[in-house]
Transfer RNA from Proteomonas sulcata, 68 nucleotides, folded computationally. Its mean pLDDT, the model's own confidence on a scale to 100, is 83. Lineage of the source: Eukaryota > Cryptophyceae > Pyrenomonadales > Geminigeraceae > Proteomonas. It matches the Rfam family "tRNA". The sequence is in RNAcentral, with records from ENA.
RNA sequence: CAAUAUAGCUUAGUGGUAAAGCAUUCACUUCGUAAGUGAAAGAUCAUGAGUUCAAUCCUCAUUGUUGG
Repeated sequence: CAAUAUAGCUUAGUGGUAAAGCAUUCACUUCGUAAGUGAAAGAUCAUGAGUUCAAUCCUCAUUGUUGG
């Protein structure tokens, strides 16, 4: 100087009440397990301010991480 920070993990989401896969829990299926099917739960969107009717999203500062 630049990029980045979103669920336990990996990632979407370019101003209007945050989504998916895996994992977790429950149910169905099986003599039982695995696989499969269905459902549920899980996020103060790193922190603090600002702009706006409204901010994960725009602006500024701070912190962490990565690269130069």